[in-house]
Formats: sequence, C1' cells, structure tokens
RNA sequence: UCAGAUGGUGCGAUGAUCGCUUGAGCAAUCAAGAGGAAAGUCCGGGCUCCUCUGGAAAAUAAAACCAGGUAACUCCUGGCAGACGUAAGUCUAGGGAAAGUGCAACAGAAAAUACACCGCCCGAUAGGGUAAGGGUGAAAUGGUAAGGUAAAAGCUUACCGCAUGACUGGUAACAGUUGUGGCAAGGCAAACCCUUUUAGGAGUAAGGCCAAAUAGGAAUAACAAUUAAUUUCCAGUUAAGUUAUUCGGGUAGGCUGCUUGAAACAAAUGGAGACAUUUGUUCUAGAUUAAUGAUCAUCAAAUUUAGCAAUAAAUUUACAGAACCCGGCUUAUGCACCAUCUGUUGCA
Repeated sequence: UCAGAUGGUGCGAUGAUCGCUUGAGCAAUCAAGAGGAAAGUCCGGGCUCCUCUGGAAAAUAAAACCAGGUAACUCCUGGCAGACGUAAGUCUAGGGAAAGUGCAACAGAAAAUACACCGCCCGAUAGGGUAAGGGUGAAAUGGUAAGGUAAAAGCUUACCGCAUGACUGGUAACAGUUGUGGCAAGGCAAACCCUUUUAGGAGUAAGGCCAAAUAGGAAUAACAAUUAAUUUCCAGUUAAGUUAUUCGGGUAGGCUGCUUGAAACAAAUGGAGACAUUUGUUCUAGAUUAAUGAUCAUCAAAUUUAGCAAUAAAUUUACAGAACCCGGCUUAUGCACCAUCUGUUGCA
C1' cells in the first nucleotide's frame, strides 16, 4: 500500500418564528415529547383474571456436549469436540442407529436374512472355491502395507480406525500414555421413534370502578346417576342448570389499569467474560378518530458541474413511526467514524 476478520458509536447539529399534546402554575410562563430496530407477534417473564380441593400422567409444544450468568428463557458468556479457512476467525437442530419401524430414484449381480455380473484359481466336463482386481453408484463385507494362499480374505503381523480397562491432567465435557480384543456392513433420527428434562389456561379489547338505560325477555333441540367450575381423565365439594341456534329489547359514556422501573448513566472493586456488589447523579411520551410538526437561516457529510487552485452553484442524506411494561431473538437498512487483530508486497 492492498485484501480480510472481530467488536463498537452516531442517526445530522445550532438558532429564530408559529403550531399541537401532557405535567406544574391564579396567570404570565417553565419543563418534556416516536427507534436501533418502535417492525415480526417468535421466546421468556412482570402484572391481571379463571367457586374450589386432591391425584394422574395423557395430549400438545419445546430443549438435548460441559461449566457459568440471569427474574427467567429455546437467550447470553466461556470452554470441549467436529467441519471450513494460509491465518485472524466462522459455523454446528452437538443424547440414542446391538429397542422397533422406515428411506436411499436410476444404475448395478446385489443397497442387507446380500448367498456374486466381468474377472482370478481348481477341474476333461458337470461343478466347486473366491471377494484381492474391474464395473455401477452419493454409498458395496473398516483403511494402508507386508507375509501367506491353488487363487484370495483380519487368515496372520505392523500402524491407523472401533470397543474397552488402568494411570495422569482437568470442576467437567474431554485430552494424553499404556494394556486387552479381530471387532456389530455402513449412512439418515432437521425420518417416525426411544431416553432424560421443562411447561395450568387465557390475555391489557386482561381486569376494576362510576353513571345511564332496558325485558331479571321468549322459543326450539340435546343432555338428566346430567351439565358447569379456562387442556384431558378420576374422586370429592358447590350450584341448578349447561351447550348450540333463532327472534326481540337496552347500552356502546366516563375514570382507572397507564408509566418510578428485575430503570438509566458514571466511578470504584471482583471476575478470562456474560455479569455482580457498593457509592453517587437523573426522572427521560402517556395519546384514545389517536399529539410528538411546519417554515427560514447557517453549518456537517456525500454526489455532480465550472475552475490551475482557492472556491462557487445545484441536488441529496437509508430502513422506517410508541399504544401495559421489561429481557432477548429474528428480519429490513444508508452514510460517516473508532478500536483491536490476520495475511501478501515494498522500504528502513
């Protein structure tokens, strides 16, 4: 200089005029006012409600290497193993295939209770032996080499792989060393399934209060040792109805929930880190046909044009807008900037 990797910050700034909403104030006036994702409604909770009590695991859904963090999680941090990359680093739906079922088109002799197509060996032939070589395929009786054989094969040996015992290191997942064993054809569980673990349901249109009005309405069907009590089943308890459909009547208003929080920021200490503790500072929307805006000027950044240059003019600045709140994940996205690390080339 060029090419990469990881992490992070900002979301234009300042001033003036006018306008809208909330809070405080008698008033003048003062203060505040849509994001990093507010989006998706995916996960976890806080909070609210469901006449009840006890038991069961059924259904459904999810998780799955180890250790930590957190209110909790399917989230985050750090490690282990595997794969990719020269590397910095990235990714992994990471338990079980000797419990069972299933899948692998076509090709191929054959895709698993394989009983061998070409080939090799023995044999006059019939036939027998074989899985080393060839072929098909994504995948064909663990791999490589040597010995051995009629020709061959874990048939034997050595190394590797697999299974397993001991020792050492580590909290552990695991790693290393060493001994034993010829050893279950392999692959797929993001196929069904098995094992272990977790989860009551519905949700702010939840729910509570006030005011007003009406008809505390009627009919049909099913259930009657029946129905209901917010997944299902059993038992008890309470109630006398429950469920579905049709006709008819009243109301559709106001207040609250509703923003002081598992809160934010800074410093110190501890920790590899996620984070934790202590001290201090701050109060940062609360609308409800739904506010949070418009105009002007200057500056910032980018692009274009003119110019030798200084500079001047014009245009533009992504994705996108709160609705009970918080912690995450995922998706969309432009520009500017910061820090650390890796590699190639050159110079000193």